[in-house]
Context: one part of a larger RNA
RNA sequence: CUGGGCGUAAAGCGCACGUAGGCGGUUUUGUAAGUCGAAUGUGAAAGCCCUGGGCUUAACCUGGGAACUGCAUUCGAUACUGCGUAACUAGAGUAUAACAGAGGAAUGUGGAAUUCCGGGUGUAGCGGUGAAAUGCGUAGAUAUCUACGGGAACAUCAGUGGCGAAGGCGACCUUCUGGGCUGACACUGACGCUCAUGUACGAAAGCGUGGGGAGCAAACAGGAUUAGAUACCCUGGUAGUCCACGCCGUAAACGAUGUCAACUAGCUGUUGGGAGGAUCUGCCCCUCUUAGUAGCUUAGCUAACGCGAUAAGUUCUCCGCCUGGGGAGUACGGCCGCAAGGUUAAAACUC
Repeated sequence: CUGGGCGUAAAGCGCACGUAGGCGGUUUUGUAAGUCGAAUGUGAAAGCCCUGGGCUUAACCUGGGAACUGCAUUCGAUACUGCGUAACUAGAGUAUAACAGAGGAAUGUGGAAUUCCGGGUGUAGCGGUGAAAUGCGUAGAUAUCUACGGGAACAUCAGUGGCGAAGGCGACCUUCUGGGCUGACACUGACGCUCAUGUACGAAAGCGUGGGGAGCAAACAGGAUUAGAUACCCUGGUAGUCCACGCCGUAAACGAUGUCAACUAGCUGUUGGGAGGAUCUGCCCCUCUUAGUAGCUUAGCUAACGCGAUAAGUUCUCCGCCUGGGGAGUACGGCCGCAAGGUUAAAACUC
């Protein structure tokens, strides 16, 4: 290197778009580059292999053959691949009419709760715990009523429900906007799939500038607990959490399962469409179909666990990745970053 692999043993990039490249539907016809056949030339000799001969044999020497699987030229073949040509509609897409949805962005609005502040009532406690204490309170707290301010999050509905490529998305109205699915026809006519480099997006935490700051709360302080207690419990509390703009680019970024396509046996739900039946009509109900989604299995697969039409089954395309444990996802160097650090990524040594 090949062979072999990647749910859990090492191994699927966090996710998408997409360049080069790789791969690519059906039919006609041309070409003959790949492919296949034949001939000719060449493929030095020696050696290897086969078969003779010569030294008493062998090593050794020597004759002949085969082989040299290659290359070039010429003549043919045309199934497949390529290239060209003419068409097609089953892939892909466009138009049209419906539909569902926490998909995204911006503006505005709302109620419950916490908290602060003003006022009223009211009096000695409140709070907290396993028990306490720190803390708050006669300068009138807690409780209760009323009014105002401010910030953040949106109870119920809510559902192995929905949407999104992933991260993720949940009050309501409006505006702008992406995707999906279904029906029937019409149109384009392979326009497709994958994708090294590249580019966009990418939870939380963190960083920069400017705001904001109710609650919560790293750090920190105090009180407890304890042998100690840099903790668990309690009282406080700053960054942060929120907004705008700009960075960071990582997660058990998980289905620990890359993407596209095809095929393969049943059952039970559920979401969104469509068709039919039943029904006076509607809800409800029944059947079929399509796109998701959840559970149990057949065959098959698997080391087992389990997976099982949403495969980890049977095939196919392209990409990524793995090669004993530690050293180490580290050092050095490069690139990126304000920094934190990220990314790429060894070796000695050792078992």

This is a predicted structure of a 351-nucleotide part of an RNA (small-subunit ribosomal RNA, central domain) from an uncultured prokaryote. Model confidence (mean pLDDT): 88 of 100. The full RNA is in RNAcentral, with records from ENA.